[in-house]
Context: one part of a larger RNA
RNA sequence: CCCUUGUUAAGGAACUCUGCAAGUUGACUCCGUAACUUCGGGAGAAGGAGUGGCUGGAGAUGUUAAGACUAUACGUUGUAAGCAUCUUUGGUUCGCAGAAACCAGGCUCAGGCGACUGUUUAACUAAAACACAGGACUCUGCUGAAGGCGCAAGCCGAAGUAUAGGGUCUGACACCUGCCCGGUGCUGGAAGGUUAAAGGGAGAGGUUAGUCGCAAGGCGAAGCUUUGAACUGAAGCCCCAGUAAACGGCGGCCGUAACUAUAACGGUCCUAAGGUAGCGAAAUUCCUUGUCGGGUAAGUUCCGACCUGCACGAAAGGUGUAACGAUCUGAGCGCUGUCUCAACAGGGGGCCCG
Numbered sequence: 001c002c003c004u005u006g007u008u009a010a011g012g013a014a015c016u017c018u019g020c021a022a023g024u025u026g027a028c029u030c031c032g033u034a035a036c037u038u039c040g041g042g043a044g045a046a047g048g049a050g051u052g053g054c055u056g057g058a059g060a061u062g063u064u065a066a067g068a069c070u071a072u073a074c075g076u077u078g079u080a081a082g083c084a085u086c087u088u089u090g091g092u093u094c095g096c097a098g099a100a101a102c103c104a105g106g107c108u109c110a111g112g113c114g115a116c117u118g119u120u121u122a123a124c125u126a127a128a129a130c131a132c133a134g135g136a137c138u139c140u141g142c143u144g145a146a147g148g149c150g151c152a153a154g155c156c157g158a159a160g161u162a163u164a165g166g167g168u169c170u171g172a173c174a175c176c177u178g179c180c181c182g183g184u185g186c187u188g189g190a191a192g193g194u195u196a197a198a199g200g201g202a203g204a205g206g207u208u209a210g211u212c213g214c215a216a217g218g219c220g221a222a223g224c225u226u227u228g229a230a231c232u233g234a235a236g237c238c239c240c241a242g243u244a245a246a247c248g249g250c251g252g253c254c255g256u257a258a259c260u261a262u263a264a265c266g267g268u269c270c271u272a273a274g275g276u277a278g279c280g281a282a283a284u285u286c287c288u289u290g291u292c293g294g295g296u297a298a299g300u301u302c303c304g305a306c307c308u309g310c311a312c313g314a315a316a317g318g319u320g321u322a323a324c325g326a327u328c329u330g331a332g333c334g335c336u337g338u339c340u341c342a343a344c345a346g347g348g349g350g351c352c353c354g
Base pairs, nucleotide, nucleotide: 001349002348003347004346005345006344007343008342010340011339014338019335027051028050029049030048031047036041038172052093053092054091055090056089057088058087059086060085061084062083063082067077068076069075094098106333107332108331109330110329111328112327113325114324118130119129134170135169136168137167138166139165140164147156148155149154173320174319175318176317178250179249180248183247184246185243186242187241188240189239192238193237194236198232199231203227204226205225206224207223210219211218212217251269252268253267254266255265278312279309290306291305292304293303294302
């Protein structure tokens, strides 16, 4: 010097990203216990008091002679003494200290998030993430449901049957969940347009028996062959509707009130429709340490407001919310070597010799 453990004057968070760590508290009995609340809780809230030994008193319970009763039985009832346990109230006594050691909640206030118990990155993240009960939409009518695995056989779903099963989103509870169907998707429709294979076969080409020609060559039936127009022809797409707890979206400019400011009001352009309720410098606010208030001597954090929302907003839910949390943020009380500022001590290393 390092690790680990213990103690410490005065102060007591001044330490630090943060009271991290370490203190404090701690058992049992009694007293007492707020806001809020889903009336269950909160609550061990908080905050107090007592606790040893010896020796008295009182009481309760259990056991049960005597006695009483009767269904005469190993019966029922039942008080005293004794014994056992417990409660309560005195006296006395010892120690610094009586839950004497070990073991054994620190508490409170306010806010964010998530309702809760649970689950998770075995070995850097335990959370606000996942799940959850509840809510909603959608698919599925069962002779192989829908969906999934498999080449198939077959299996799961399910020895179930729409109060069932699958998928997706949301996430207790309370109050609610606005407007837009133009785009994309899904569902329905079937008049018209477009549209495949296939059917169809008008027409055209090749070949040549024949025929014409003096010849070169021309024409050319049937057959074979190469093509091939019209016409018929489904779903789909176009089209017409519906649908947002489907994917998604939810404006701009200008003017206006008898101080000023602001604009209930008006004009205009665009849109499918222009963000409703609620919330709001927020886990979201760039400017920003916004402004005001609170708390502090002093507060970029925190709490309450304001609204100018760069860029909240209603099941990728909105706003609240008791209880809960090894959650995150701010404050206070208690307590402390976290610190002012370090000291000493125990143990184990390091170091030296071997």